Molecule: Bacterial RNase P class A
Organism: Actinomycetota bacterium
């Protein structure tokens, strides 16, 4: 200098003007403080919290799956083991396929206790030729000579070789055979079993024995081990208009008639119905007349609960001193100090190989209504382009809280830092 691997971080700064949401304050004009993210996202895991359910056990269903550790928990994190990839830094994967069932596209003859397409053989069986000489040989060739077996590849054998495929049932050599083949043997690889040694363990190393070789897929069913009750902040709790329901009280007065299985005593009271009109009240826009109405009413209480509001909920709570306010109360608000609380944030120290744990100090300032968190301008920084080298012009990703927390995954313009590997060059 080039090519890479791993980890961590930032993701504009500042000033002015205008605007939005929350809280506080207000002399109602304003003023003060606070106001998105590393992923707030996907809603994929795990919890906190809430409600419902639950004696215990089992079935069904679902999750997880090498080992050890961490954690509230996890499918997360750390460390290790084994296998695979890479020259390497490093990356990827993980129970069982020798319990059973099932599947393995296309190609190929055959895809799992395999298979005969080409090839090889054809010992055995079959067919044919052959002492009237076959087949083969000698010979340039014919004649001639030699002289007893030979041919076909039909049945069939064969997994050495070719070919197909992601994958074809160990490798090399020798023996063996008609040709072959773990058929046999030697060595190697792999598998299983046993012993010894190392490790908490996954596992590793050495030795011995065995039969010879066993394909892949479990995100196919399944088996084994282990874990899991359901729903979710629209959880859930409190208050509670209106309408409907239940109950109680109030209800214009007087007269006449009728009913009565109501109560006490002929009569009176209560209840129900009908009639009358005087007074009273209400309505018909103010007044008079007139008309209509006066139990489908009014008020209060009760339970459930709709609209709606508050809490949950944005760290929360307690104690003490002091101040202010009024409705003077074990009231409300505020300042300060201390204590408790939280899987809360940061820094430091200690323990640990790491994840992480413990302790001390400091801080805790979004929050709805599924709705706010922004815009413009100037300067600076960064990137790109142009030229007169100092200016001009342009650009700024992914995205966006909604009960909270721990993870994973995915998206991201541009930039910074640290560690490591390989190649080349120079000293």
């Nucleotide at each position: 200098g080039g090519a890479g691997c791993c980890g961590g971080c930032c993701g504009g700064g500042u000033g002015g003007c205008c605007g939005c949401g929350g809280c506080g304050u207000u002399u109602c004009g304003g003023c003060g403080c606070c106001g998105a993210g590393g992923a707030a996202a996907g809603u994929c895991c795990g919890g906190a919290c809430u409600c419902c359910g639950c004696a215990g056990g089992g079935c069904a269903g679902g999750g997880u799956g090498c080992u050890g550790g961490g954690u509230a928990a996890c499918a997360c994190c750390c460390a290790g083991g084994c296998g695979g990839g890479g020259c390497g830094a490093c990356c990827c994967g993980c129970g069982g396929a020798a319990a059973g069932u099932g599947c393995c596209a296309c190609a190929g003859a055959g895809a799992a206790c395999a298979g005969a397409c080409c090839g090889c053989c054809g010992a055995u069986g079959g067919c044919c030729c052959g002492a009237a000489g076959a087949c083969g040989g000698c010979u340039c060739g014919c004649c001639g000579c030699c002289g007893a077996g030979g041919g076909c590849a039909c049945a069939g054998g064969u997994a050495a070789g070719g070919g197909u495929g992601a994958a074809a049932c160990g490798g090399u050599g020798a023996g063996g055979u008609a040709a072959g083949a773990g058929c046999u043997c030697a060595c190697c690889a792999g598998c299983g079993c046993g012993a010894c040694g190392g490790g908490c363990g996954a596992c590793c190393g050495u030795c011995g024995c065995g039969g010879c070789u066993c394909g892949g897929c479990a995100a196919a069913c399944c088996c084994c081990a282990u874990c899991c009750g359901g729903a979710g902040c629209a959880a859930g709790g409190c208050c509670a208009a209106g309408c409907a329901g239940g109950g109680a009280a109030c209800c214009u007065c007087c007269g006449g008639c009728c009913g009565c299985g109501g109560c006490g005593a002929u009569c009176g009271c209560a209840c129900g119905g009908c009639c009358g009109g005087g007074a009273c009240g209400a309505g018909c826009g103010g007044c008079c007349c007139g008309c209509u109405c006066g139990a489908u009413g009014u008020u209060c209480c009760c339970g459930g609960g709709u609209c709606g509001g508050c809490c949950g909920c944005a760290u929360g709570g307690g104690u003490g001193u002091g101040a202010a306010g009024c409705u003077c109360g074990c009231c409300u608000u505020c300042c300060c100090a201390c204590c408790c609380u939280g899987a809360g944030g940061g820094u430091c120290g200690c323990g640990g190989g790491a994840a992480c744990g413990c302790g001390a100090c400091c801080c805790c300032c979004a929050g709805a209504g599924a709705g706010a968190u922004g815009g413009c301008c100037g300067c600076c920084a960064c990137c790109c382009g142009c030229c007169u080298c100092g200016g001009c012009g342009g650009g700024g990703a992914c995205a966006g809280a909604a009960u909270c927390c721990g993870g994973c995954u995915u998206a991201c313009a541009g930039g910074c830092c640290g560690g490591c590997u390989c190649c080349u060059c120079c000293a």